[in-house]
Molecule: transfer RNA
Organism: Oscillibacter sp.
RNA sequence: UCCUCCUUAGCUCAAUGGUAGAGCAUCCGGCUGUUAACCGGAGGGUUGUAAGUUCGAGCCUUACAGGAGGAG
Numbered sequence: 001u002c003c004u005c006c007u008u009a010g011c012u013c014a015a016u017g018g019u020a021g022a023g024c025a026u027c028c029g030g031c032u033g034u035u036a037a038c039c040g041g042a043g044g045g046u047u048g049u050a051a052g053u054u055c056g057a058g059c060c061u062u063a064c065a066g067g068a069g070g071a072g
Base pairs, nucleotide, nucleotide: 001071002070003069004068005067006066007065010024011023012022013021018055026042027041028040029039030038048064049063050062051061052060
């Protein structure tokens, strides 16, 4: 210098262009003599940044930033 991939909740990850979800964690409740385990519920998101396409973008396009791998 060039090529490919990744970036979504505190963490690990989903989501055919049509209401952003799960597990773990946190908090509350149930159960238990108590804790743990188990069961139920709640809170938590500028989907890396900025544009574009579209009636509508996490998803498609472009640039940039960060990270990983490869080529020279």